Record summary:
RNAcentral holds the sequence, with entries from ENA and SILVA. Predicted 3D model of a 1466-nucleotide RNA (small-subunit ribosomal RNA) from an uncultured archaeon.
RNA sequence: CGGUUGAUCCUGCCGGACCCCACUGCUAUCGGGAUAGGACUAAGACAUGCUAGUCAAGCGCUCCUCAGCCAAAGGGGAGUGCGGCACACAGCUCAGUAACACGUGGCUAACCUGCCCUCGGGACGGAGACAACCCCGGGAAACUGGGGCUAAUCCCCGAUAGGCGAAGAGCCCUGGAAUGGGUCUUCACCCAAAAGGCGCCUAGAUCAUGCUUCUAGGCGUUGCUCAAGGAUGGGGCCGCGGCCGAUCAGGUUGUUGGUGAGGUAACGGCUCACCAAGCCUUUGACCGGUGCGGGCCGCGGGAGCGGGAGCCCGGAGAUGGGAACUGAGACAAGGUCCCAGGCCCUACGGGGCGCAGCAGUUACGAAAAUUUCGCAAUAAGCGAAAGCUUGACGGAGCUAUCCCGAGUGCCGUCCGCUGAGGAUGGCUUUUCUCCAGUGUAGAUAGCUGGAGGAAUAAGGAGAGGGCAAGUCUGGUGUCAGCCGCCGCGGUAAUACCAGCUCUCCGAGUGGUGGGGACGUUUAUUGGGCCUAAAGCAUCCGUAGCCGGCUGGGCAAGUCCCCUGUUAAAUCCAGCGAUUCAAUCGUUGGAUUGCGGGGGAUACUGCUCGGCUAGGGGACGGGAGAAGCCGACGGUAUUUCCGGGGUAGGGGUGAAAUCCUAUAAUCCCGGAAGGACCACCAGUGGCGAAGGCUGUCGGCUAGAACGGGCUCGACGGUGAGGGAUGAAAGCUGGGGGAGCGAACCGGAUUAGAUACCCGGGUAGUCCCAGCUGUAAACGAUGCAGGCUAGGUGUUUGGGCGGCCACGUGCCGCUCUAGUGCCGCAGGGAAGCUGUUAAGCCUGCCGCCUGGGGAGUACGGCCGCAAGGCUGAAACUUAAAGGAAUUGGCGGGGGAGCACCACAAGGGGUGAAGCUUGCGGUUUAAUUGGAGUCAACGCCGGAAAUCUCACCGGGGGCGACAGCAGGAUGAGGGCCAGGCUGAUGACCUUGCUAGACUAGCUGAGAGGAGGUGCAUGGCCGCCGUCAGUUCGUACCGUGAGGCGUCCUGUUAAGUCAGGCAACGAGCGAGACCCGUACCCACAGUUGCCAGCGGCUGCUCCGGCAGGCUGGGUACACUAUGGGGACCGCCUCUGCUAAAGAGGAGGAAGGAGCGGGCGACGGUAGGUCAGUAUGCCCCGAAUUCUCCGGGCUACACGCGGGCUACAAUGGAUGGGACAAUGGGCACCUACACCGAGAGGUGAUGGUAAUCUCCUAAACCCAGCCUUAGUUCGGAUUGAGGGCUGCAACCCGCCCUCGUGAACAUGGAAUCCCUAGUAAUCGCGCGUCAUCAGCGCGCGGUGAAUACGUCCCUGCUCCUUGCACACACCGCCCGUCGUUCCACUCGAGUGGGUUUAGGGUGAGGCGUGGUCUUUUUGGCUGCGUCGAAUCUUAGGUUCGCGAGAGGGGAAAAGUCGUAACAAGGUAGCC
Repeated sequence: CGGUUGAUCCUGCCGGACCCCACUGCUAUCGGGAUAGGACUAAGACAUGCUAGUCAAGCGCUCCUCAGCCAAAGGGGAGUGCGGCACACAGCUCAGUAACACGUGGCUAACCUGCCCUCGGGACGGAGACAACCCCGGGAAACUGGGGCUAAUCCCCGAUAGGCGAAGAGCCCUGGAAUGGGUCUUCACCCAAAAGGCGCCUAGAUCAUGCUUCUAGGCGUUGCUCAAGGAUGGGGCCGCGGCCGAUCAGGUUGUUGGUGAGGUAACGGCUCACCAAGCCUUUGACCGGUGCGGGCCGCGGGAGCGGGAGCCCGGAGAUGGGAACUGAGACAAGGUCCCAGGCCCUACGGGGCGCAGCAGUUACGAAAAUUUCGCAAUAAGCGAAAGCUUGACGGAGCUAUCCCGAGUGCCGUCCGCUGAGGAUGGCUUUUCUCCAGUGUAGAUAGCUGGAGGAAUAAGGAGAGGGCAAGUCUGGUGUCAGCCGCCGCGGUAAUACCAGCUCUCCGAGUGGUGGGGACGUUUAUUGGGCCUAAAGCAUCCGUAGCCGGCUGGGCAAGUCCCCUGUUAAAUCCAGCGAUUCAAUCGUUGGAUUGCGGGGGAUACUGCUCGGCUAGGGGACGGGAGAAGCCGACGGUAUUUCCGGGGUAGGGGUGAAAUCCUAUAAUCCCGGAAGGACCACCAGUGGCGAAGGCUGUCGGCUAGAACGGGCUCGACGGUGAGGGAUGAAAGCUGGGGGAGCGAACCGGAUUAGAUACCCGGGUAGUCCCAGCUGUAAACGAUGCAGGCUAGGUGUUUGGGCGGCCACGUGCCGCUCUAGUGCCGCAGGGAAGCUGUUAAGCCUGCCGCCUGGGGAGUACGGCCGCAAGGCUGAAACUUAAAGGAAUUGGCGGGGGAGCACCACAAGGGGUGAAGCUUGCGGUUUAAUUGGAGUCAACGCCGGAAAUCUCACCGGGGGCGACAGCAGGAUGAGGGCCAGGCUGAUGACCUUGCUAGACUAGCUGAGAGGAGGUGCAUGGCCGCCGUCAGUUCGUACCGUGAGGCGUCCUGUUAAGUCAGGCAACGAGCGAGACCCGUACCCACAGUUGCCAGCGGCUGCUCCGGCAGGCUGGGUACACUAUGGGGACCGCCUCUGCUAAAGAGGAGGAAGGAGCGGGCGACGGUAGGUCAGUAUGCCCCGAAUUCUCCGGGCUACACGCGGGCUACAAUGGAUGGGACAAUGGGCACCUACACCGAGAGGUGAUGGUAAUCUCCUAAACCCAGCCUUAGUUCGGAUUGAGGGCUGCAACCCGCCCUCGUGAACAUGGAAUCCCUAGUAAUCGCGCGUCAUCAGCGCGCGGUGAAUACGUCCCUGCUCCUUGCACACACCGCCCGUCGUUCCACUCGAGUGGGUUUAGGGUGAGGCGUGGUCUUUUUGGCUGCGUCGAAUCUUAGGUUCGCGAGAGGGGAAAAGUCGUAACAAGGUAGCC
């Protein structure tokens, strides 16, 4: 930093970024350095070669060679044996080991020390053996036996020195201290040596008077021996330090100590005999697991966590185990013996081997190098030395193992898009290749010089976020795949697979596993525990930890100074070397620790005193459901008895089961029995908590208050431990009225193992015992101190007042308790707040993501049920707390609506027809729309067209490439064929002259797909009253406030209040129509008054705006006026407003429209058009003909006509408005019964026309009937439109005359010029209106309310919902997978104890042989290995059983979340 949420804050974990180690993928030019390289797994097994020799100046022998002779004897070399020293070092590994193993600091008065150094002595006499060698044997071999000879620095004896022990005697020395050392005497015992070697000199012997040889002496040197000291190296002891587990709590018999003895270099139960019974342990013994320890190394700011293979120090081991020998040193890697297991050789008799040395092989594995060169350097062994040896070591080889350094070029010109890149020219040469020199033990490398040539050299990972870098292109289509986490992928993927581009690092770069950090998620530094995980149910109290005031002493803690040590390497700093760096050298520091010495004394501690504020004790008067025991009482229920009384009672939402005629319920009286204890009674009291309530008495305990009492720190907390501990449960014995798990009935229900009802057993009650748990809660451990207040209440004290003098009342105040509110502060917030969750102190308990799980196993407790303690595998990215905004509730409150009800009016639902939809059918019955908000909707009244569907026929490719084409492409045509028809096609022929659709691309077109890719438009929420902003304020924040409350309104309309004040969009205002008035205007409108004309006339006059004129009225269309709760009364707050009234054409928005907020609904439309992407592309394109959309067992919606008399029919009569009209409306006249036809006029319209309105009125007829109702269906004749009315139009006339007699459940619309009813116009339109949109005519009934139903708005409340209740979610069962537990048993490992066998060692005795190293054997003791018995512990397998987790989703129900529909939970 990412991840829980719609958003927020918090808790909390998961993941990412960083560093280190190992392996691994891809890639790779070079150099320097390194204390990189079979540690991790198999301390598994090993072929082969090498890894420890050396000394001739200790001695003998053999051979070769040289010389030098008669003899003796010599030099050089090779080899071998005896002898000496070394082989205990160096090298490897890390199995074991939790220990004085290691580290550090001490002690050794309890010890040893070869080679080395210093110092002082000594080295005399004698004897002997065994190798080699010779001879003879055994054996396959390894090897070995017998006999014989011989030397020494080999071995032995004696001497002298010396040592050791005991006893004695004083004295001296070291030292802090003698138990040490020295000296002297006596005794016992033990007991040295190499008169060597070499060199030189001298003398002598031998002698050729020349030298080697021998003898003696001297000098030097090297060895030997004794003693002392040193140095070095080791042995032993002690303090302190450093892992996990208590689901390991007791362990121990040589154990603990003593005496004596043995043993050792040395102390010691190290070993043994005896005696005593101790010793260790919660400061963790014992047991189990893990593990070499340290210097150091990785990470980290540090504290710390982790590692501890490599280099150094120490330890341990050498196939597993045991044992001793030799030696100064071993219990011995390349020595010995034995056992075991493995391998090898074998002649089967018997032998051999031990790479955790260097190489190498094999196995194991994710995992790790050459069977190299050299002793030149360093170092070691031996040697007098030269020297020899050394897989130690020094070099080289291999590996990207790490660190460091360098490079893969630079500059122009041209092409290209200013690009990517390419071409070309020049420059440079680190590196590279070649040559020469130098370098080295020898090479490589390096260095120096020369030549060539940009030549020989760039990748890995990533690009959705975290996290740096693409919303580029193609492919894929919840597939394939990616992804640490969140998450991508369901047809436009910035996330998959690729290409391009880009980012990071770079000879490297990614992945996986492990470690650290991040993590203040283990918290000492530095966390928490009311609700997130977390306070033990409560109290007492042991250890521990902590502890009041004051004085003296000590100086353990603490602090300061000095000093020793803290190996080297490592680390830090300075300087230097390699061209720099890594690396190396050198100097200094550090190494936080431990020891010693000196000092300080505030604090802590220890110790000796004193004090009273903490604490305890005694006393006083009071309060209290505190506990235990006993006695007594009260009402009610039930049952029984007696009396009265009669048919029901009881119960429920409604019922039934049940009781009752054997008399219930009910009333009265009496009795029995058990349980309980109304009123008083109070967020009153008491108690540690659980808990405690009738009255009286007895016993017991605690708290508060009071005071000049008393003790004198006696205290706080409290791991373990102990006690108490509701309800239920258990054991035994009582008791049992009511209630009442289980159980039985009755209901309810889809079911109902429940809720409701009737019964009812345990139990509830008492006594004795057990259990030991609760949401045992204030979800808040105990104790002390400090830090504002206000207001109740209970007990005690003090003061004051009143008084009816009572145990009274009131007020103030102190103390102790118990509530509420609240400041500061705290807290994530809710909240808390002197009764802290604030500030400080002490002690205890507990927590560390969710689940698995309070489960399993083990232990302890319990009669059982079960309790206490208490994991892991596995699984999961969240689980969770508080608060916010919404939504929701079978939560609450308020308001509102004829798409709500109520009061009414009229319908639908039944019938026939019409129309749309579903279904079915069909070649096709094209497609869309689906609760309100699809269904007379897509303006969708489809004859063709429309048209998208079906059948059949025909046409169409701009442009480019290929191919064909004057040897004729394509077209036209006669005839024939094909066909429903057609030069559409085919055959034959004619004509004519340039292109051609055969192939590949690419187009036109598409009513083909996607309305879940879109624009636009529309519906619905919404006939709603909401929705926001600015500033301020509140809140950590999401967010709140404003927008809330009260009143009011149609309204978030307005008023008042208020941390809000204002404002925007909505509402309103506005616009249109309509209702009244006025003004202006007067044609195409109008015609009152005046004149004229025409027609008719009963001569009275009437009619026609026809005309001159006029503009009065009506009308038309433009501008004004008018209505505002303005006026009055009342209600209300004096408000806003409301009720009523007056006036007025109109009254409280006058009435009706237009206008539709922020947004939501992935609502509808790709089939109006537009449009992305995908698809078809000679067919999903274009066109023609015919058919279909009109089908019809059926279901649904909207309508029309009716069922009749408020009607029908006939005749007569009256009154509109809106609109339309040139492919049009048509006057008028004529023809026709009519539909209509023929002619003709006016009108592009206030001019002409459609245009007779109908209901209505008047008259008479019909008389309740399937009718003179109703008109469906159907026959015949005619008309109109149109290319065409068969499928499939409309109209007229005549005939026919179906259902239907008021419509079940249910449901729709409507509050006034409305409903209802009547017709008219327009749209569509060639023709067709039962539809839609308008217009006018006639013209009601009933609310003036309510929130019951359906919904909407606001406030509030709960929520585990947020895709938002059509939500969420639980458990069984079924399927698959995974890990685990139990499990009859079974197989291993390991360990303890007992026993058996017992290799071998040690001690001691006997015996045999020629002495001895020896052979045989007895006893004692230790004892590997192995067998067996009994346990402990651990691992594997295991029929079956059990729960748990996960999985796309299946079955059954609905438990939880809202009052979740019975409140939930413990």

Rfam family: Archaeal small subunit ribosomal RNA. A reference for the family is Yusupov et al. (2001), "Crystal structure of the ribosome at 5.5 A resolution", Science. Rfam links the family to the GO terms structural constituent of ribosome and ribosome.